[in-house]
RNA sequence: AGAGUUUGAUCCUGGCUCAGGAUGAACGCUGGCGGCGUGCCUAAUACACGCAAGUCGAUCGCACUACUUCGGUAGUGAGAGGCGAACGGGUGAGUAACACGUAGGUAACAUAUCUAUAUGACGAGGAUAACGGUUGGAAACGACUACUAAGACUGGAUAGGAGUAGAGGAGGCAUCUCUUUUACUUUAAAGGACUUUUCGGAGUACGCGUAUGGAGUGACCUGCGGCGCAUUAGUUAGUUGGUGGGGUAGUGGCCUACCAAGACGAUGAUGCGUAGCCGGACUGAGAGGUUGAACGGCCACAUUGGGACUGAGACACGGCCCAGACUCCUACGGGAGGCAGCAGUAGGGAAUUUUCGGCAAUGGGGGGAACCCUGACCGAGCAACGCCGCGUGAAUGACGAAGUACUUCGGUAUGUAAAGUUCUUUUAUUAAGGAAGAAAGUGCAGUGGAAAAACUGUAUAGACGGUACUUAUUGAAUAAGCCCCGGAUAACUAUGUGCCAGCAGCCGCGGUAAUACAUAGGGGGCAAGCGUUAUCCGGAAUUAUCGGGCGUAAAGGGUGCGUAGGCGGCCUAUUAAGUUUAAGGUGUAAGUGCAAGGCUCAACCUUGUGAUGCUUUAGAAACUGGUAGGCUAGAGGACAGUAGAGGCAAGUGGAAUUCCAUGUGUAGCGGUAAAAUGCGUAAAUAUAUGGAGGAACACCAGUGGCGAAGGCGACUUGCUGGGCUGUGUCUGACGCUGAGGCACGAAAGCGUGGGGAGCAAACAGGAUUAGAUACCCUGGUAGUCCACGCCGUAAACGAUGAGUACUAAGUGUUGGAGGAAUUCAGUGCUGAAGCAAACGUAAUAAGUACUCCGCCUGGGUAGUACGUACGCAAGUAUGAAACUCAAAGGAAUUGACGGGACCCCGCACAAGCGGUGGAUCAUGUUGUUUAAUUCGAAGAUACGCGAAAAACCUUACCAGGUCUUGACAUCCCCCGCAAAGCUAUAGAGAUAUAGUGGAGGUUAACGGGGAGACAGGUGGUGCAUGGUUGUCGUCAGCUCGUGUCGUGAGAUGUUGGGUUAAGUCCCGCAACGAGCGCAACCCUUAUUGCUAGUUACCAUCAUUCAGUUGGGGACUCUAGCGAGACUGCCAGUGAUAAACUGGAGGAAGGUGGGGGUGACGUCAAAUCAUCAUGCCCCUUAUGACCUGGGCUACAAACGUGAUACAAUGGCUGGAACAAAGAGAAGCGAAGCAGUGAUGUGAAGCAAAACUCAGAAAAACAGUCUCAGUUCGGAUUGGAGUCUGCAACUCGACUCCAUGAAGUCGGAAUCGCUAGUAAUCGCAGAUCAGCAUGCUGCGGUGAAUACGUUCUCGGGGUUUGUACACACCGCCCGUCAAACCACGAAAGUUGGUAAUGCCCAACGCCGGUGGCCUAACCCGAAAGGGAGGGAGCCGUCUAAGGCAGGACUGAUGAUUGGGGUUAAGUCGUAACAAGGUAGCCGUA
Repeated sequence: AGAGUUUGAUCCUGGCUCAGGAUGAACGCUGGCGGCGUGCCUAAUACACGCAAGUCGAUCGCACUACUUCGGUAGUGAGAGGCGAACGGGUGAGUAACACGUAGGUAACAUAUCUAUAUGACGAGGAUAACGGUUGGAAACGACUACUAAGACUGGAUAGGAGUAGAGGAGGCAUCUCUUUUACUUUAAAGGACUUUUCGGAGUACGCGUAUGGAGUGACCUGCGGCGCAUUAGUUAGUUGGUGGGGUAGUGGCCUACCAAGACGAUGAUGCGUAGCCGGACUGAGAGGUUGAACGGCCACAUUGGGACUGAGACACGGCCCAGACUCCUACGGGAGGCAGCAGUAGGGAAUUUUCGGCAAUGGGGGGAACCCUGACCGAGCAACGCCGCGUGAAUGACGAAGUACUUCGGUAUGUAAAGUUCUUUUAUUAAGGAAGAAAGUGCAGUGGAAAAACUGUAUAGACGGUACUUAUUGAAUAAGCCCCGGAUAACUAUGUGCCAGCAGCCGCGGUAAUACAUAGGGGGCAAGCGUUAUCCGGAAUUAUCGGGCGUAAAGGGUGCGUAGGCGGCCUAUUAAGUUUAAGGUGUAAGUGCAAGGCUCAACCUUGUGAUGCUUUAGAAACUGGUAGGCUAGAGGACAGUAGAGGCAAGUGGAAUUCCAUGUGUAGCGGUAAAAUGCGUAAAUAUAUGGAGGAACACCAGUGGCGAAGGCGACUUGCUGGGCUGUGUCUGACGCUGAGGCACGAAAGCGUGGGGAGCAAACAGGAUUAGAUACCCUGGUAGUCCACGCCGUAAACGAUGAGUACUAAGUGUUGGAGGAAUUCAGUGCUGAAGCAAACGUAAUAAGUACUCCGCCUGGGUAGUACGUACGCAAGUAUGAAACUCAAAGGAAUUGACGGGACCCCGCACAAGCGGUGGAUCAUGUUGUUUAAUUCGAAGAUACGCGAAAAACCUUACCAGGUCUUGACAUCCCCCGCAAAGCUAUAGAGAUAUAGUGGAGGUUAACGGGGAGACAGGUGGUGCAUGGUUGUCGUCAGCUCGUGUCGUGAGAUGUUGGGUUAAGUCCCGCAACGAGCGCAACCCUUAUUGCUAGUUACCAUCAUUCAGUUGGGGACUCUAGCGAGACUGCCAGUGAUAAACUGGAGGAAGGUGGGGGUGACGUCAAAUCAUCAUGCCCCUUAUGACCUGGGCUACAAACGUGAUACAAUGGCUGGAACAAAGAGAAGCGAAGCAGUGAUGUGAAGCAAAACUCAGAAAAACAGUCUCAGUUCGGAUUGGAGUCUGCAACUCGACUCCAUGAAGUCGGAAUCGCUAGUAAUCGCAGAUCAGCAUGCUGCGGUGAAUACGUUCUCGGGGUUUGUACACACCGCCCGUCAAACCACGAAAGUUGGUAAUGCCCAACGCCGGUGGCCUAACCCGAAAGGGAGGGAGCCGUCUAAGGCAGGACUGAUGAUUGGGGUUAAGUCGUAACAAGGUAGCCGUA
C1' cells in the first nucleotide's frame, strides 16, 4: 500500500466481498512448563447453608466463673451508655438530567472525628433498663409491679457566641461584609484511669463545653460539552414573574396566599425510543469512528412502591414503619425473610471459577493500650480466557536404506529426514539446602531526661511455604498440533465420486480425465496452539471538515417575489467580540509517548519527564465583526429615445370547413393496399347564388422577437408590465441568495352557467387477423371554445439553480448609439486553452474563483405502505421497512443483427430452355413390424450418402451349436516324424476320429501340449483427440511489424476518388512496409514450327478383296521440345494515371475454354465403424468359430432417379459417322446351333497391332393418323439361358403371353448463359454374377439476359441497438403452482404514560388536647401552671378502585399487492423504423 467481482473486450460510476488489528468471548480439533493478568456480557431471576460490623470494664450498675496470700487478681455474659454501623464491598435497573465532564461561583451554606489558638468545666435534681416478682403467648415478643447506676436525662449559674434595634468607622459586587459601642433576647460542660502526695491537692495521657481558624468532606448555583426520530410542532396553571408568609444548613414556586399574564419553541420546545457519565480502551497516517469489562473518579440503586426516625452525615444493601408480589414457620390467633457482599445452589444461556487459607502485609472500625473485628485485602485453587517467556534436543550421517506416493517404468519425492555414531541436560524425576517479603509497632530491661523525645539490648509474630532459588542424581530420556494448497493468497499430484455426495467469505467448483467435493502422498502457514463464529474500527475519498458529487451514471426545486438566516464595494477614525503573543491556574492517580531502572529476558512493575483542552491576566490591531463619519465604480431614480406574437378588455375583418334555402344537373358519391359499413332517384356528389353559425388566423415567418417560467402569431382602439440604448443630472451600498411563506403555473380533469362549425377519448358499425376489446375506414358523445371557481402536475428539458468577477479567436443575426472606427444589450454557429469517464462543453461554460439555496449516497421492493396536510373528486405533497439480488447503471469499442440507408456481385431474380411435385418402377430415408430387420449420416452442408456391387462370404445383427492363452502377436518350458492337403465315417457345420500324405523345422522360427504375462473387442465417449472431410466459398477477404492517434478496449494502415473477376491496379491520405489469400507458375484443350515415324497415316508410284504389301515422311495422328497473347499496336474516354470502349492484325483478345489449386476462421459440423489414439468397460465373453436367418419386411410419408403419357413420335427395313477406355483365373474373333438369352468353337491379343465393338440419335424409305392407341410398359402366368458350393427367402438376362397407372401433373420447387442446356448412345471402376446409381467419353445441338425494383446468398460503407450462446437474440404482463416477508381487516388480547373522580395505609406537619403526665415554676400541702404525650380532627399522600380517551405491541377468518422459484398457460408490449417511432403528464 491494495485486490476480486457488472463487459466479447474497455474506461467510468457504484455496491458487495477479501487481506490487518482488537475482544470479559464462545464452538471444533489438539494440549509440556512457568510468570503476570482476567473470568455471569443472558434472568436488577429465585435463593438452602456458612461467613461479610463491631468494639470499649480507662463510662455504669447487675449476674456469674477461675485463682487467691482472702486484701484481691484475672475473666465471662446480658443490659444501660459512647463511638462506629452514611466507610469499605456489590450492581447498572432507572436516569437525556447540572446525572456526568470541564471551567467558575457561594457576599446564599453545613461539617462528627483530626488539627491550631483562646478559654472553661460551678452547683443541683428526678428517673430508667438490666436484675427480682406476678403474668400473657405455639412462637415472635410482651404486660404489670418493686428496686438501682452513670460521661444517660433535666433545670439553674457564668463565659463566649448568635439575633434584633440605635449610633460611628472601614471595605466591596446590587442584596451586603468587617469592626467599635449601647440596650434587649437566647444559649455550655462529664468524668473515669494511672503516677505522686504534706491527703488540701499536683502531674500525665484520654474524654467533655464554648469561640475563632485550618485541613479534608459535603450541599447548592452557573457557562460550555457529549444520542436518535419532525411520519413527535406546538408545550405549559405552580405554569413564568412579583409581594407577604412558611420551610431549609442554605438560595430558590421548594411550599402557601394574593397580584400580573407570562414562560419555552424551527439555534428543535414538548413527546417517544435508546442509554449510567467520565479518565480511558480498540482502531485509524491523522481527522475521526466504535466502546465504557477489569483499574480509578462521580452518580444511581439495594425484592417492588411510599414514608419518615436517629444522627455531624441517611430518607440508610446486611436499620425502622406501611402497602404489593413471592417464599417460609404456625397450636390458624399470628409471626419471619430479602446474596445487585464472599463462596455456593437452581434457572436462563453459546458462555464465566472454590461453600479454600490468613489477618503475616496494606487499609478500615472500636479501644489509653494489649488486643478484638474485618469474604476490604493478601494469598492459594479452577479455566490455554488473554499477554509474555522457555522447551519438545544438538553435531555428524548415503549419488540417498526400508516403507509410502507418483511415474514417461528410466526414475522422482518424502530426505540428512530416519537408523547409526558422538554430545548436551533447559524442562522433567528423585534427593539435599533454602530465602526476601519484618519497615515499624508492642512487651520487658537499660541509658537518657524536669517530663517527654531519642538511643541500646532482648523477646515477639509468615497465610503464601519447605514456595521462589541453589546444588546434586537419572537419562534423549517426559513433551506437536491445527488450518490451508482454483483466483485474490504462500503452497500440486494421484485415486474415488459423476450437477450425485458435497464445498463456498466473494467470484464460483461438481453433469466420467475435478490442482475447488472425499481420501492419500507431497507442499505452504502459524505453533501450545490452530481454525470457525459473533462484534467493532480499518481498508471505505462508500456521508468526503481535512476529503466527494448533481448535462447523459443517484442527484437542480416547474417559475418568480420575498421573511428569517448566510454572505457582502471604496476611504478614515475608534473598539477589541473573533484572531494572535506572553505569563499564571487547572488538567486526580493509573494509562498512552519519551528516558532510565527492578524481576536471568519479556510480559509485569518502579521512577522521572512530556502531552491536546478549559480558564484568568496583560499586550498587538493587519484581516473579519461592532460603532461613527465620508465616497461613487454595485444597486436604484430622472430625462431623451427605441424594438417587440409581453399581458388584459372591447370592437372589426377576410379565406376555408359544415349546415340551410334556391337554381342547373344525373347516377353515382365517398373511402382504402384492396374493400365494406356510410350518403344518394324522397335527386346526393358536382356546380352557381344567397344566408346562418362556431372555431382558427394561410402568405409575411426567419436556430427572428417578447416574457420569470408556463407560454404568446389576423386587424384596430383603450388600459398596463418589463427590457435596451444615450446623457452622466440625483440618492449613496439602499446589494446577492433565500429555509418556511405567498403568487404564477401546458395539457388533461372537476363544479356552475353558456356555446358547439370542425376535430374527437368513450361508444357503434365495417374491414384486417389464429384472435384484434388495436393500428385502417364510416359515423359519433364528453371534451376542445367563453365566463367564474378549483386542480397544481408534465421528458414543466438546455434533462445544465441564482448572482458577481476573470479567461484566445472567427463568423451570422436582432435592437440601440455613433460621421466613422467601433461600442452596449440579446440570440446562433465553428473553435483555442482548460475541464470531462467519454460523449462533449468552451464569454449564453460543463473553464478559473467566491457567495447563497435545493438535491444525491447500490439495484429491486417503491414514489408503494402507514401516518399527516391539502383537494368536491381524481389525486397531490411528505415518504419508509421487512424481504431479495451481486449486480443495476453511464459513455465509448469491436462484432452480429434490423420487416434501416447506400454501393457492388452471383443462374440470385428477371428473360428463356428443360425438369421435379401427379403415374408406374428403381433406389435411399423415416415410421412401423420383427428373434434380428447391425451401425452411422439429419435444414442448407443427411436421404442413388459411408456402400467403386448384402444369395453364402461380406456382416458388425438374430436364433441355435461350439472354443477359452484363445481365430491373430511376443516371451518361457516340455514333446517330435508328427503339419497342410486328400480320402472315409459321425454331425447342419464348426468339430472329432481313422487312413493317406510327406512340406517345413531341429539355434527349433514348424506342429502339438502346458503355465502365465497377455491377446482380442465394428463395445462406450467425434463433447478427451490426431488425421481426413463437408460448408460459408474460389467469396475477396484475413492479419502482422514499426510509427501515429486514443486513459483504454481499439483505431489508422485495410477508409476516400476512380477501376477491376479480384484488398486487381492507379491517385490521394499519418502512415510506411510486410505476410497468408487473388493473379501467375501446373495439367488439359484451341493454332503452328521443329524432331521422330510403328502397331498409326497414304498425296505421289507400284500392288491388293482389303494401307494388304513395296514404298513414302508430304497429310492425319501420335508425343517430345518450342513459338504464340503482352492491353503489345491504333483511336476515343478518363486526372496526362489505373483502366474502359472500339478497331487492326491474329488460330485465339482482354482471366481464350475447362480442371487442379480452398486464406484467417465459423458450425463443440461429420467420422472412435477406414486408420491411429487417451480414458472407461468386457475377459469360459461385449472375444473366437460354425449353420441357418436378417440387413431385401410394408399400412403410410419424404428425397433422388428411370420410363412414359406420344406424330419434333412409335414400329419396320436397309445404309452412315465417334471419342475415351478395358483385357490373362482376362478380352474372346471368324464359323456353326438356337426366335433369343446363350451355347459350341477356338484364331488373335499383356494390345496405336487382337478382342470387347454393332455406336445411338441423325439421315433415307415405308407404315401407323390422335385412340388409353401399332403410345406406355408395370404387373402376372408359362418356358428358358448364364454366373455361382448354392438363385426358396433374395440375382441378372431371354422368349411367348398378359398389357396396370399414366392424356404433361395443385400449392410449391430445381438445373442451366455456349459447344452450355436439352437430347443420343459408348466405356470404366466395383464385380463369380448383378447398374435406372457413380465416374468418364464423344455425337447432334439451341433459346434468352431489358435490367437490378423484388426473392435468396455474399462483399463493402454507414446508421440504430436494451443483442455478444450474438434475432433460432433479448424480453414484458396476466393466469396456474410452491415458499417467504409485509399492508388492510369485523375484532380479540396485552403494555406504557397521563387526566378526572372515589377510597386512603404508614408518616411528617397543623389543630385540639375534657384523658394522662417524674425533673422546672408557684405553693407548707392539696393543687395549679409551663411543657410533653396518648387519643381524635384536618391538609398532603403510596398502593387500590371507577371512567373515557391517547400512544404502542401481539394476534385475527378473509383480503391486497410484493419478492423468490432449469424447462407450465396465453399472447408479443419494449430493444432495429421492433414491424403503429418511443417516452412523459392526464382522462
Molecule: small-subunit ribosomal RNA
Organism: uncultured Acholeplasma sp.